Predicted 3D model of a 520-nucleotide part of an RNA (small-subunit ribosomal RNA, 5' domain) from an uncultured bacterium. The coordinates come from a structure-prediction model, not an experiment, and the mean pLDDT is 86.
Context: one part of a larger RNA
RNA sequence: GGAUGAACGCUGGCGGCGUGCUUAACACAUGCAAGUCGAGCGAAGCGCUAAUGCGGAUUUCUUCGGAUUGAAGUUUUAGUGACUGAGCGGCGGACGGGUGAGUAACGCGUGGGUAACCUGCCUCAUACAGGGGGAUAACAGUUGGAAACGGCUGCUAAUACCGCAUAAGCGCACAGUACCGCAUGGUACGGUGUGAAAAACUCCGGUGGUAUGAGAUGGACCCGCGUCUGAUUAGGUAGUUGGUGGGGUAACGGCCUACCAAGCCGACGAUCAGUAGCCGACCUGAGAGGGUGACCGGCCACAUUGGGACUGAGACACGGCCCAGACUCCUACGGGAGGCAGCAGUGGGGAAUCUUGCGCAAUGGGGGGAACCCUGACGCAGCGACGCCGCGUGCGGGACGAAGGCCCUAGGGUCGUAAACCGCUUUCAGCAGGGAUGAGACAAGACGGUACCUGCAGAAGAAGCCCCGGCUAACUACGUGCCAGCAGCCGCGGUAAUACGUAGGGGGCGAGCGUUAUCC
Numbered sequence: 001g002g003a004u005g006a007a008c009g010c011u012g013g014c015g016g017c018g019u020g021c022u023u024a025a026c027a028c029a030u031g032c033a034a035g036u037c038g039a040g041c042g043a044a045g046c047g048c049u050a051a052u053g054c055g056g057a058u059u060u061c062u063u064c065g066g067a068u069u070g071a072a073g074u075u076u077u078a079g080u081g082a083c084u085g086a087g088c089g090g091c092g093g094a095c096g097g098g099u100g101a102g103u104a105a106c107g108c109g110u111g112g113g114u115a116a117c118c119u120g121c122c123u124c125a126u127a128c129a130g131g132g133g134g135a136u137a138a139c140a141g142u143u144g145g146a147a148a149c150g151g152c153u154g155c156u157a158a159u160a161c162c163g164c165a166u167a168a169g170c171g172c173a174c175a176g177u178a179c180c181g182c183a184u185g186g187u188a189c190g191g192u193g194u195g196a197a198a199a200a201c202u203c204c205g206g207u208g209g210u211a212u213g214a215g216a217u218g219g220a221c222c223c224g225c226g227u228c229u230g231a232u233u234a235g236g237u238a239g240u241u242g243g244u245g246g247g248g249u250a251a252c253g254g255c256c257u258a259c260c261a262a263g264c265c266g267a268c269g270a271u272c273a274g275u276a277g278c279c280g281a282c283c284u285g286a287g288a289g290g291g292u293g294a295c296c297g298g299c300c301a302c303a304u305u306g307g308g309a310c311u312g313a314g315a316c317a318c319g320g321c322c323c324a325g326a327c328u329c330c331u332a333c334g335g336g337a338g339g340c341a342g343c344a345g346u347g348g349g350g351a352a353u354c355u356u357g358c359g360c361a362a363u364g365g366g367g368g369g370a371a372c373c374c375u376g377a378c379g380c381a382g383c384g385a386c387g388c389c390g391c392g393u394g395c396g397g398g399a400c401g402a403a404g405g406c407c408c409u410a411g412g413g414u415c416g417u418a419a420a421c422c423g424c425u426u427u428c429a430g431c432a433g434g435g436a437u438g439a440g441a442c443a444a445g446a447c448g449g450u451a452c453c454u455g456c457a458g459a460a461g462a463a464g465c466c467c468c469g470g471c472u473a474a475c476u477a478c479g480u481g482c483c484a485g486c487a488g489c490c491g492c493g494g495u496a497a498u499a500c501g502u503a504g505g506g507g508g509c510g511a512g513c514g515u516u517a518u519c520c
Base pairs, nucleotide, nucleotide: 001520002519003518004517006516007515008514009513010512013391014390015389016388017387018386019384020383021349026347027346028345030344031343032342035091036090037089040088041087044084045083046081047080048079049078050077051076053074054073060067061066098302099301100300107227108226109225110224111223112222113221114220117219118218122215123214124213125212126211127210128209130164132162133161139154140153141152142151143150144149170195171194172193173192174191176189177188178187179186180185200207201206228274229273230272235265236264237263240262241261242260243259244258245257246256247255277299278298279297280296281292282291283290284289304325305324306323307322308321327338328337329336330335355381357380358379359378363377364375365374366373367372394424395423396422397421404415405414406413407412428461430456431455432454433453434452438447464509465508466507467506468505469490470489471488475504476503477502478501479500485492486491
């Protein structure tokens, strides 16, 4: 000098764009953050329509006996719905959002490999979808419990579940041929045997179902190289290293298991200990290098602590389940409920870090054929000079060099065209009027009466901070008297201190200026 997620002191007008718990991965009140589909299904409720039974207001005629018309309400049945909230079922809750605890590791980066693999939704292609069955939620009844939540009996539906049929293609087994691979093997083509599929709905436009192949996307595993410090850590290792058989997985593998062998790693630093998420990047530097890993993007890991699996194409699953621990809460003491490292917000810790805001209008995501619903992702607004950038606090004239302050050799010098005064302008702020783009085929704009445009008034509302001994730009007076104090280094202060304190003057930067901390 540059830099910062900064903090502290003094000061503080406006706007734009960014950015804001670096500490306790401490504990959390409250609200919201993941739902959706009635075009899969049954039942119930509600509304509407129609028919029907009951009902009889009312109308007309009347010989007053009656005949006729039949509203409201209501029963049952049928149809219907952008309707309602539960249930069965489907898809989504594995994305999005947060955090950096752990991890020195194939975790990450980079380059390869899989003849050792999986892949819902999407795209393309081929072939199918025949015929049956038994249940179970909801519901009803009954019953246990304070609650959370159940038990039993009975009824019912499906794109829920289970057999059967079919099998081009597919899997498995056996044998064959050709080609390929370093090898276990792989690819292609025949043969025989064997095994396993399916679901319908519809507004008639469509949307789905099963099997197989290919693609796309996403993932899994393996390998080379690179990746902090300590030798005042020198030996480490028993599933340990390898083999065989078996198991397991989507798949290879000591991943697991039985047996056999005795190996394997290490001064090219094993093991142990400390520290740490890694990278794109960011800061600095002429570069080489050094430092950092906030925001944004990629990968990883974690979700109160530890362990476990279930479901599923995908999890060992932040707002799922089970067990154990600590903690908090409810309880009728028998037993239950909970997990903000989601968005706000609270307490605590700390030098220190924001609103319990608005909206789904846009972008994106989930569900749905769609309308649409959900979305603290996101878009915006709020707070903070925390940072960067822009703008303003006026411009011109004005000497009698006013008053006043300070200095003085008492003559004067200086603040100083500075002020007053005269003329002018109106950015920003203020007031008033108009008023968007962002939205597409209709409608629909949180931001927002915002940006922006026009008009009005008046210099009007808007300057501080640090420094002045040398380094280093800027000097005098008084006070103090090795005191009080200053200080980045050298050093100042003991009676004339340009170094302390104050004042005048001056220098620097300016809505900031200094200090502290850290990096180059």